[in-house]
RNA sequence: GCUACUGUGGCUCAGUUGGUAGAGCAGCGCAUUCGUAAUGCGCGGGUCGCAGGUUCAAGUCCUGUCAGUAGCU
Numbered sequence: 001g002c003u004a005c006u007g008u009g010g011c012u013c014a015g016u017u018g019g020u021a022g023a024g025c026a027g028c029g030c031a032u033u034c035g036u037a038a039u040g041c042g043c044g045g046g047u048c049g050c051a052g053g054u055u056c057a058a059g060u061c062c063u064g065u066c067a068g069u070a071g072c073u
Base pairs, nucleotide, nucleotide: 001072002071003070004069005068006067007066010025011024012023013022019056027043028042029041030040031039049065050064051063052062053061
């Protein structure tokens, strides 16, 4: 330098054919307990790496770019 893949709450990951962004764990509150843990119920937290384009509508499609991983030269 070239090719492919990955990038979504604090972490690990889903998100179908473009149609209101989700789960588990973690955090916080309440219940339960003499107390802790465990368990149950609830709550908060993300503009989807960044920028632009297409569209009535983009996490999803297109372009550029950044970072990581793997391969090739």
Model confidence (mean pLDDT): 81 of 100.
This is a predicted structure of a 73-nucleotide RNA (transfer RNA) from an uncultured Clostridia bacterium.
It matches the Rfam family "tRNA". By type it is a transfer RNA.